[in-house]
RNA sequence: UUAAGAAAAAGGCAAACUUAGUGAAAACUAGGGACGCAAAGCUACGGGCCUAAAGCAAAAGCUAUGGUCGCCGGGUUGCCGAA
Numbered sequence: 001u002u003a004a005g006a007a008a009a010a011g012g013c014a015a016a017c018u019u020a021g022u023g024a025a026a027a028c029u030a031g032g033g034a035c036g037c038a039a040a041g042c043u044a045c046g047g048g049c050c051u052a053a054a055g056c057a058a059a060a061g062c063u064a065u066g067g068u069c070g071c072c073g074g075g076u077u078g079c080c081g082a083a
Base pairs, nucleotide, nucleotide: 005080012037013036017032018031019030020029021028022027035070041076042075043074045073046072047071048068049067050066055062056061
């Protein structure tokens, strides 16, 4: 330096649920809380998934410009450390 993640240590993140707030919703932010996570750090770039206010439609409904990186892939940064 690269690859893989056995064990250990240091520290890190935080699902469900819940309280408050924001939002049309999905969801997000903050507090509590831990199911899990070696990138569960960052990035919506590709695919997937969720929502459908506005718009379109006679209606059913369609649609992302809204989300999700804890769905997968890509990009990028990084702790430990057997071999």